RNAcentral holds the full RNA, with entries from ENA. Large-subunit ribosomal RNA, domain III from a Deltaproteobacteria bacterium, 400 nucleotides, folded computationally. It matches the Rfam family "Bacterial large subunit ribosomal RNA". Its family is annotated with ribosome and structural constituent of ribosome in the Gene Ontology. Its mean pLDDT, the model's own confidence on a scale to 100, is 81.
Context: one part of a larger RNA
RNA sequence: UAGUAGCGAUAAAAAAGGUGAGAAACCUUUUCGCCGUAAGUCUAAGGUUUCCUGGGUAAAGCUAAUCUGCCCAGGGUUAGUCGGUACCUAAGCCGAGGCCGAAAGGCGUAGGCGAUGGAUAUCCGGUUAAUAUUCCGGAACCACCGGUUCAGCGUUUGACCGAAGGGGGGGCGGAGAAGGGUAGCCCAGCCGGGCGAUGGUUGUCCCGGUGCAAGCGUGUAGGCGGGGUCCGUAGGCAAAUCCGCGGACCUGUUAACGCCGAGACGUGAUGACGAGCACUUCCUUCGGGUUGUGCGGAGUGGGUGAUCCCAUACUUCCAAGAAAAGCCUCGUAGGGAGCUGUCCAGGUGACCGUACCGCAAACCAACACAGGUAGACGGGUAGAGAAUACCAAGGCGCUU
Numbered sequence: 001u002a003g004u005a006g007c008g009a010u011a012a013a014a015a016a017g018g019u020g021a022g023a024a025a026c027c028u029u030u031u032c033g034c035c036g037u038a039a040g041u042c043u044a045a046g047g048u049u050u051c052c053u054g055g056g057u058a059a060a061g062c063u064a065a066u067c068u069g070c071c072c073a074g075g076g077u078u079a080g081u082c083g084g085u086a087c088c089u090a091a092g093c094c095g096a097g098g099c100c101g102a103a104a105g106g107c108g109u110a111g112g113c114g115a116u117g118g119a120u121a122u123c124c125g126g127u128u129a130a131u132a133u134u135c136c137g138g139a140a141c142c143a144c145c146g147g148u149u150c151a152g153c154g155u156u157u158g159a160c161c162g163a164a165g166g167g168g169g170g171g172c173g174g175a176g177a178a179g180g181g182u183a184g185c186c187c188a189g190c191c192g193g194g195c196g197a198u199g200g201u202u203g204u205c206c207c208g209g210u211g212c213a214a215g216c217g218u219g220u221a222g223g224c225g226g227g228g229u230c231c232g233u234a235g236g237c238a239a240a241u242c243c244g245c246g247g248a249c250c251u252g253u254u255a256a257c258g259c260c261g262a263g264a265c266g267u268g269a270u271g272a273c274g275a276g277c278a279c280u281u282c283c284u285u286c287g288g289g290u291u292g293u294g295c296g297g298a299g300u301g302g303g304u305g306a307u308c309c310c311a312u313a314c315u316u317c318c319a320a321g322a323a324a325a326g327c328c329u330c331g332u333a334g335g336g337a338g339c340u341g342u343c344c345a346g347g348u349g350a351c352c353g354u355a356c357c358g359c360a361a362a363c364c365a366a367c368a369c370a371g372g373u374a375g376a377c378g379g380g381u382a383g384a385g386a387a388u389a390c391c392a393a394g395g396c397g398c399u400u
Base pairs, nucleotide, nucleotide: 013031014030015029016028017027018026032397033396034395035394040377041376042375046357047356050355051075052074053073054072055071056070060068061067080141081140082353083352084351085350087118088117092113093112094111098107099106100105122139123138124137125136126135142349143348144347145346147344150341151340152339153338160335161334165330166329167328168327173317174316175315176314179310180309181308184304185303186302187301188300189210190209191208192207193206194205195203212271215267216266217265222260223259224258225257226251227250228249229248230247231246232245233244235243236242273299276295277294278293279292282289283288318321363372364371379391380390381389382388
């Protein structure tokens, strides 16, 4: 220079009370304003204790601070079913032998690793200062283990299990349209409460509520395939009763048989939840707020309606759109005297993650940075609409 620029979005504050040495900023209350396909909620990555409680105010906070994502101390993350591993494979990577190469090493068979994909059994309510599909209550389901009831098959004329293996299946593109539903929402009815400190408000008035899962039973709207028995068989690297191929017969085309399939209905639920009411703890500006316990109403009908489900369906197009395992079936080597189904009860179920932020003051940007950051939900009125405007729930007024 200079007490100058600046104090990081022009979404906005005001009052009263409290605490305190001290209050524009902290706490409480009442108004006001802003967002509301977000500036709300869940969650992946990433962060790694920032979460909750008590205490503190040097430094950090672009000012103050009694406050804080700051400092100190204590506490907090509970799983057979959520996600990962004990399952599978893709790109890619590693790679016994092997091939190549002065060396280092490169490539690569068998094999393995590797999710962003496949497979995979749980829901509702309650509870903590802080966790919950994890704890608690109720109601379920899956796998394995040993037992019980009944039925069937079998003990060398061998039921059944069955490594590896065969077959099926898993199993897949783009676009488009219609249908059947559900979530959600709206209205009416029903239930509970209110009757006005200022002119009116017992009315066709006002305010609030009207909600409930998985599972189990039934098998609908609809979609798909013709189905069955027997015989033969040079194929499926061996075998096969399986698949394929060939043949005969039966049935048959608005069908039968079989497979898939939302939702609804019943049950779950004589339950829990529920506006409110009564008692109660603490605070109080005496209006009320808050804590705990108990009781507990209605819980129906109509409309609208998804981008969600049926649906990997259907139609159509050409550029012709993963693999493997789980699963079903066949039987090989091998094992084998019990095995399979059903009913009833019982037992077992490991390891890791789980707090909190997560369009952000906690991640990536040197900062509490107007930047960047995958996915899901996303209500009302008007509207074609996730535009736009105003609002709900909820969250904020962007730290001079």